Description:
Small-subunit ribosomal RNA from an uncultured bacterium, 1518 nucleotides, folded computationally. The coordinates come from a structure-prediction model, not an experiment, and the mean pLDDT is 82. Its Rfam family is "Bacterial small subunit ribosomal RNA".
RNA sequence: AGAGUUUGAUCAUGGCUCAGGACGAACGCUGGCGGCGUGCCUAACACAUGCAAGUCGAGCGGAGACAUUUGGAAAGCUUGCUUUUUGGAUGUUUCAGCGGCGGACGGGUGAGUAACGCGUGAGCAACCUGCCUUUAACAGGGGGAUAACGCAUCGAAAGAUGUGCUAAUACCGCAUAAGACCACAACGCUACAUGGCGAAGGGGUCAAAGGAGCAAUCCGGUUAAAGAUGGGCUCGCGUCCGAUUAGCUAGUUGGUGAGAUAACAGCCCACCAAGGCGACGAUCGGUAGCCGACCUGAGAGGGUGAUCGGCCACAUUGGAACUGAGAUACGGUCCAGACUCCUACGGGAGGCAGCAGUGGGGAAUAUUGGGCAAUGGGCGAAAGCCUGACCCAGCAACGCCGCGUGAGGGAAGAAGGGUUUCGGCUCGUAAACCUCUGUCCUAUGGGACGAAGGAAGUGACGGUACCAUAGGAGGAAGCCCCGGCUAACUACGUGCCAGCAGCCGCGGUAAUACGUAGGGGGCGAGCGUUGUCCGGAAUGACUGGGCGUAAAGGGUGUGUAGGCGGUUAUGCAAGUUAAAAGUGAAAUCCCCGGGCUUAACUCGGGUGCUGCUUUUAAGACUGUAUGACUGGAGUGCAGUAGAGAAAAGUGGAAUUCCUAGUGUAGCGGUGGAAUGCGUAGAUAUUAGGAGGAACACCAGAGGCGAAGGCGACUUUUUGGACUGUAACUGACGCUGAGGCACGAAAGUGUGGGGAGCAAACAGGAUUGGAUACCCUGGUAGUCCACACUGUAAACGAUGGAUACUAGGUGUAGGGGGUAUAGACUCCCUCUGCGCUGUCGCAAACGCAAUAAGUAUCCCGCCUGGGGAGUACGACCGCAAGGUUGAAACUCAAAGGAAUUGACGGGGACCCGCACAAGCAGCGGAGCAUGUGGUUUAAUUCGAAGCAACGCGAAAAACCUUACCAAGACUUGACAUCGUACGAAAUCCAUGGAAACAUGGCCCUUCGUAGCAAUACGAACGUAUAGACAGGUGCUGCAUGGUUGUCGUCAGCUCGUGUCGUGAGAUGUUGGGUUAAGUCCCGCAACGAGCGCAACCCUUGCCAUUAGUUGCCAUCAUUGAGUUGGGCACUCUAGUGGGACUGCCGGGGACAACCCGGAGGAAGGCGGGGAUGACGUCAAAUCAUCAUGCCCCUUAUGUCCUGGGCGACACACGUGCUACAAUGGCCGUCACAGAGGGAGGCGAAGGCGCGAGCCGGAGCGAAACCCUAAAGGCGGUCCCAGUUCGGACUGCAGGCUGAAACCCGCCUGCACGAAGCCGGAGUUGCUAGUAAUCGCAGGUCAGCAUACUGCGGUGAAUACGUUCCCGGGCCUUGUACACACCGCCCGUCACACCACGGAAGUCAUUCACACCCGAAGCCGGUGGGCUAACCGCAAGGAUCGGCCUAGAGCGAAACUGGUAAUUGGGGCUAAGUCGUAACAAGGUAGCCGUACCGGAAGGUGUGGCUGGAUCACCUCCUU
Repeated sequence: AGAGUUUGAUCAUGGCUCAGGACGAACGCUGGCGGCGUGCCUAACACAUGCAAGUCGAGCGGAGACAUUUGGAAAGCUUGCUUUUUGGAUGUUUCAGCGGCGGACGGGUGAGUAACGCGUGAGCAACCUGCCUUUAACAGGGGGAUAACGCAUCGAAAGAUGUGCUAAUACCGCAUAAGACCACAACGCUACAUGGCGAAGGGGUCAAAGGAGCAAUCCGGUUAAAGAUGGGCUCGCGUCCGAUUAGCUAGUUGGUGAGAUAACAGCCCACCAAGGCGACGAUCGGUAGCCGACCUGAGAGGGUGAUCGGCCACAUUGGAACUGAGAUACGGUCCAGACUCCUACGGGAGGCAGCAGUGGGGAAUAUUGGGCAAUGGGCGAAAGCCUGACCCAGCAACGCCGCGUGAGGGAAGAAGGGUUUCGGCUCGUAAACCUCUGUCCUAUGGGACGAAGGAAGUGACGGUACCAUAGGAGGAAGCCCCGGCUAACUACGUGCCAGCAGCCGCGGUAAUACGUAGGGGGCGAGCGUUGUCCGGAAUGACUGGGCGUAAAGGGUGUGUAGGCGGUUAUGCAAGUUAAAAGUGAAAUCCCCGGGCUUAACUCGGGUGCUGCUUUUAAGACUGUAUGACUGGAGUGCAGUAGAGAAAAGUGGAAUUCCUAGUGUAGCGGUGGAAUGCGUAGAUAUUAGGAGGAACACCAGAGGCGAAGGCGACUUUUUGGACUGUAACUGACGCUGAGGCACGAAAGUGUGGGGAGCAAACAGGAUUGGAUACCCUGGUAGUCCACACUGUAAACGAUGGAUACUAGGUGUAGGGGGUAUAGACUCCCUCUGCGCUGUCGCAAACGCAAUAAGUAUCCCGCCUGGGGAGUACGACCGCAAGGUUGAAACUCAAAGGAAUUGACGGGGACCCGCACAAGCAGCGGAGCAUGUGGUUUAAUUCGAAGCAACGCGAAAAACCUUACCAAGACUUGACAUCGUACGAAAUCCAUGGAAACAUGGCCCUUCGUAGCAAUACGAACGUAUAGACAGGUGCUGCAUGGUUGUCGUCAGCUCGUGUCGUGAGAUGUUGGGUUAAGUCCCGCAACGAGCGCAACCCUUGCCAUUAGUUGCCAUCAUUGAGUUGGGCACUCUAGUGGGACUGCCGGGGACAACCCGGAGGAAGGCGGGGAUGACGUCAAAUCAUCAUGCCCCUUAUGUCCUGGGCGACACACGUGCUACAAUGGCCGUCACAGAGGGAGGCGAAGGCGCGAGCCGGAGCGAAACCCUAAAGGCGGUCCCAGUUCGGACUGCAGGCUGAAACCCGCCUGCACGAAGCCGGAGUUGCUAGUAAUCGCAGGUCAGCAUACUGCGGUGAAUACGUUCCCGGGCCUUGUACACACCGCCCGUCACACCACGGAAGUCAUUCACACCCGAAGCCGGUGGGCUAACCGCAAGGAUCGGCCUAGAGCGAAACUGGUAAUUGGGGCUAAGUCGUAACAAGGUAGCCGUACCGGAAGGUGUGGCUGGAUCACCUCCUU
């Protein structure tokens, strides 16, 4: 310090998420030691038990115990002893009571509290203060009670009552008394308003207590003053959220007087006045103890308020007072409520938010421990006692810190695990093994500091820390992660399952993302997860953001409060700045040191604590006061332009209607029609009239207005602006929350008006439907008056004001100058309205003196998308509705600008048998063939728009064959390896459908060595064992290879440079041209590559070489190029030439190139072929082949027989043959090319009507063989289902083959179907082409209408590019990028979720009214009683009064829960209906409003461009 995530990619906007730190934490897995800390965040829920506040006998009386001493009495007898009993005194000690001090501290908790509660700083001249300190003074003399105790009574108990004694440092008078207090009061000093202090002088009132000690003396008592400490009260400032809480307040605000208090005060009361608070947020509601500090952060901030420290509040809930120096009192009292316990049912007792502990709640938080040794507290003269404060220990990895679980050596890189390309690699020096060490641990021995005052004594922790010795590597490692962010990768399992996930996202058979394993990474006695806070987040922006299009400028003005404000002088000193003083507790943070072995921790010192207060100074700036100025602003004067506003009146054109005339059959309307009007006379036309609404041309980028908006003409009234002048005022200004006013259209109310237009509505069309678009009608409305509504894409999507910052140009309204006789013209300037453009700005688009630039001031507004401008509440409105305006829930995006593509029922240009022009077809018939479907035991599989369908298949009778049925085999039909044997196969016989089984025959072959027997080896076969074979089984969406297609279309890219933030662009666009990104020119591009073209093959001409198997002009010869001869020609097949826009003319730009011509066999790539760029279609193929993974293994493998692939109601594709006379049939006569041939082609000759048969010459081929048909000539048929057509069928034959039944081809005779040129639609072809005619070949035993080639004959047409299809290039729009087969909207239906309304119903809360009203304080009254004191009456109880806790009742309010049901919303791979939006989205879209409709939506009216396209006008740039 950043990163991931919107996109095909980019930039910016914007949200979500992550990496960091922290915690009183919890949960999961794991867990060795020590130190220091921390530990109910929830139920301020309820509590068993124990302890937590007592102490003083030196304040007092009493009771008891013990000891000593001393009496009395009794008994025993050892007669001076013992025992018992009863007294006194002394000492020690215990106990309840009276009395004193302390229980107001310490300890706990955070419920309440939004408050002078807290923090901070001041004030009290308005106050109190026990114990403590200092000072001054005093303590004389009396009195009467009472508890304890005794007796009696009541009660279950708690306890109570009566009566009788008694003491005090208990209580009460009196005396003494001041500098105390209370009235007076001359005077003095002083302050800050009320004032304060001192004080002569008289007057009044009020004190006391003793105890200890032999004593000295000490501890107490009273009064007063002062201090210290602790408190009380007041004030300034600060202190959470909500305005969907805007008004609140009657003791309320103030005054006077009285009361109360320690003290001020409406604190309380009486009277008087009517005030007080609030937009600088009162009141109300919600939430909350506050702070020092803690966490985080660079800081500013944000969050928190555990432990430690300060303050406050509370003590079961509520109220109340008493005592006291102090309480309205945690371990006190009284009352009321709830709860718990005891009870004899009459009545009583209790309060852990003290320490432990229990139950409960909860994700969750400890021991019913030791000790007062230390520190501190209470009492006491002291010893001492008490102290769950505290000091310690226990439990808990809850946190921080430290240590350890060993160290060194050790390669055969062991075993084993994992993986593997089988070679290896890895765990890994890791282990084993060797040599060491001893922290922790164990054992033993020693053993503290903490302990302080003069000495002694005193340790819970604790035999702890620590030290020494010994022992032995022995007892001590886990957790999370490994797709990116983010360090770390493989294998197996799983197969959108199981699961993971913080975000993006993984998983549908090869998952580095799930689970496991191996390996690796991180941290380490911990590691992860969850939760919360800060950070990152500049994502609420003070530091430090924005608002044209991303969220965001109010519809516009006027103006209140407020904020801000020109020049100059002087004063003041509020802001500001500086200095000083006080304060900012300690702890914490930071720095420097010290102590624990170190650290954490802790101690000492220092800085700091950014703040507040006070004083002093400065006087620039802001402020304030006073004065001055004219530049801002305004007034005056002189002019100017204008659809600015309101009212009244006037005018013409047009539509419609009415009347009359002329006139006749249609009019009208549309894409085409129909509804409608018309013979009762329309439309058309002429004349007259009525009425309403709107004002053509002028008209413009024009003018005016604050905006909305304003358009005929005249008059009246009226607002503003501009120019000039510089006379006047003298900052009078800018902005503007609320407020007020204006505010298109639609809409509302009342009353008019109503021609045209026109929501709704009706009808006609269109359509699958058409609640629409189109047409015919038509009502509100549109118009006027008055009143309401208050919204629009109310837009420049741009708030207002001021100043500054290059130019150019147009236009509207003024002014000035120059020139001129004048005008035109030219120059300068002000104000408006536009365009262009430099700097600058901006994400880009763009803005650019009319800023979106540079600055200042003020207002409004924004903070992810949806939910939603919705709900609830409030205000406004007659209503419609408007303004204000959420949340739950849900998503990881939504959105902006620009880029590249793709697409458009967008545009421009161009090409193609794409259309057009033609020729022949297909679609109809029969048949062939392929496919679908159906059927079947099986009809094997694949191919599926073009680009599947005479396709894989260049040949299914068996085989092929993959399918089916039946029969068989299991190391196998096929490959390699081991062992044994030596035969096996063929052949024959039997069985069988065959495979095969059984039997027989056979007794082998080759190589090496050896004389040989034989041995070894190889081949072959059999048997056997297991490794393995085998699979046309699956996945073409795991793949290689191959292929199709766009498309033989002209494209596809790169390097460097340049432009752009970037994706990208440029080049490759443009002007021409071409078949072509072909070439030329231009150009921030210059070059290059893959494609195009050329190079290759073939064909067309010539030359040359060669001359057999080819050829024959000349010579000879023959039946015949048959032969001699020849190689000129043809031909063959090698090598060359030829064509290049080379030449001429014209066009073009003097180019490329195009047009025409010459020459030439051929002319502008001469014809044809081969050749297929980057890529697209998850295109095709696992069944050509290869191959990963998966699957089968006596079967999904293998063998065999038979069947099937040939089925047949039907549908489609591709073909063949036809429908005939340009023909059929018969006879006769010709002319090819290219191929093939040895298990072959097969001649001559012969036989057969024929298929064919017999035959076997020649030929492995320029040699022999296979070989034309259409055509020519002659004849016949005469337009018909025929002498056309040949299907189907019968009979008889031929050929191939083991075998033609299913299921071959051919021949002859006979039979003679449909069909007379084919609907919608659709295909091919531009020349040696179409059409037509035959031939050959491959496959092949046989089978060709198919396929691939070959030649023969041989046309027609092309004006042209408007349209259809496909393609190329440029441009434009886009919400598409899986790219239009895209995207996407709404209703309906199903499931789920949260929310709103709702008759009601339940509950809480806060006040209010009424009634009742405990305890208690205060006051009033007062029967009776009373020692001291006084005396005539004074003190306490009862009664009633006021206030009040609370109960009851009542009417409202607020908040929350719940509810039949209802409403919309959200979400949910594959439901229904449509197609609204995105392209001109097929009717441009959207905004406001009204009406209508299943739904998206449609229509009317006004507005916007955030509309494509075309055209025109104008302006600008060059």